The prediction has a mean pLDDT of 90. This is a predicted structure of an 85-nucleotide RNA (c-di-GMP-I riboswitch aptamer) from a Synergistales bacterium. Rfam family: c-di-GMP-I riboswitch aptamer. Rfam describes the family as follows. GEMM was predicted in a large-scale screen for bacterial structured RNA regulatory elements. The sequence was found by an Rfam model in a public genome assembly.

């Protein structure tokens, strides 16, 4: 020196909810806010979850669908501060 692990340290992100904004919505994003999080840092590759503008069925109510969304849902895959057992 690296992998594994996760005491302590010095940080770090930021649930819900407000407000403003983009968007049809899911939900993005910016301020405040702080549930929690050793990857709760990025990457839509499998699975799962959400929306349904268009579209397609229907007399109607409504129903089907992602090309759209979630990484703080699970796995993957990548990079990464500390260093006790």
């Nucleotide at each position: 020196a690296a992998u594994a692990c996760g005491a302590a340290a010095a940080g770090g992100c930021a649930a819900a909810c407000u407000g403003g904004u983009c968007g049809a919505a899911a939900g993005g994003u910016c301020a405040g806010g702080g549930c929690g999080c050793a990857a709760a840092g990025c990457c839509a590759c499998g699975g799962g979850u959400c929306u349904a503008a268009a579209g397609c069925u229907g007399g109607a109510a409504a129903g089907c669908u992602a090309u759209g969304a979630c990484a703080g849902c699970c796995g993957g895959g990548u990079u990464a501060c500390c260093g006790a057992a």